Transfer RNA from a bacterium, 73 nucleotides, folded computationally. It was read from a public genome assembly.

RNA sequence: GGGCCCGUAGCUCAGCUGGUAGAGCGCCUCCGUGGCACGGAGGAGGUCGUCGGUUCGAGACCGAUCGGGUCCA
Numbered sequence: 001g002g003g004c005c006c007g008u009a010g011c012u013c014a015g016c017u018g019g020u021a022g023a024g025c026g027c028c029u030c031c032g033u034g035g036c037a038c039g040g041a042g043g044a045g046g047u048c049g050u051c052g053g054u055u056c057g058a059g060a061c062c063g064a065u066c067g068g069g070u071c072c073a
Stems, first nucleotide, its partner, number of pairs: 001072007010025004019056001027043006049065005
């Protein structure tokens, strides 16, 4: 220098053919218990790496760019 893969909640990851973003764990509140463990109910938390483009509409498509991984030179 070039190819490929990844970047979405605190962590691990989903997200179908473009249609208003989810799960598990964790965190907070409540219920059951005399209390703990445990179980149940509810809740908070995200400008989807960044910038631009296409579109009525982008996490998804296109371009550029940043970071990580990997292969080639």